[in-house]
RNA sequence: UUCGUCAAGGAGCGUUGCGACAGGAUUCCCCAUCCUGCCAGGCUUGACGGAACUUCCUGAUUCAACCGCGCUCACGUUCA
Numbered sequence: 001u002u003c004g005u006c007a008a009g010g011a012g013c014g015u016u017g018c019g020a021c022a023g024g025a026u027u028c029c030c031c032a033u034c035c036u037g038c039c040a041g042g043c044u045u046g047a048c049g050g051a052a053c054u055u056c057c058u059g060a061u062u063c064a065a066c067c068g069c070g071c072u073c074a075c076g077u078u079c080a
Base pairs, nucleotide, nucleotide: 001051002050003049004048005047006046007045008044009043010073011072012071013070014069015068018042021037022036023035024034025033041066
C1' cells in the first nucleotide's frame, strides 16, 4: 500500500437508484452494450489475518471527521 473478516462512528420508517454483485439477451468465447433484480456504511478509524513494496531508532500525546432525499426519535446548546 492492498485484500478479507470483525468492531465502532446514537437510532427508526419511507424513497430514488450510480457503482459493485446476481440473472438474462447479444457472442463460437471474452470484452463492450442493453434489460431485470438487489442496492444509500461502497466512506473513515481501530483490531486480526494474508499478499506486495520500502527503508528507519524508539516512544509519547491527542483523539476523530463524515454518511443522497423526506419524515420521526434520542442526545447537546440557545431562545421563547